[in-house]
RNA sequence: GGCCCCAUCGUCUAAUGGUUAGGACAUUGCCCUUUCAAGGCGAAAAUACGAGUUCGAUCCUCGUUGGGGCUA
Numbered sequence: 001g002g003c004c005c006c007a008u009c010g011u012c013u014a015a016u017g018g019u020u021a022g023g024a025c026a027u028u029g030c031c032c033u034u035u036c037a038a039g040g041c042g043a044a045a046a047u048a049c050g051a052g053u054u055c056g057a058u059c060c061u062c063g064u065u066g067g068g069g070c071u072a
Base pairs, nucleotide, nucleotide: 001071002070003069004068005067006066007065010025011024012023013022018055027043028042029041030040031039048064049063050062051061052060
């Protein structure tokens, strides 16, 4: 250089083009407890970036960026 794959809460990970973008761990508030832990009920937190297609994009297309793999 060429080709292929990946990018979603702090981390891991779901989501037939129409979802309130869900779950687990972590964080945090309250309850429980003499206290802590465990347990129960809540809260906050995310679609890498830019275009395009579409009535509608996390999803499809193109490009950029970053990461990984194969190849010469």
Predicted 3D model of a 72-nucleotide RNA (transfer RNA) from a Candidatus Magasanikiibacteriota bacterium.
The prediction has a mean pLDDT of 81.
Lineage of the source: Bacteria > Bacteria candidate phyla > Candidatus Magasanikiibacteriota.
The sequence was found in a public genome assembly.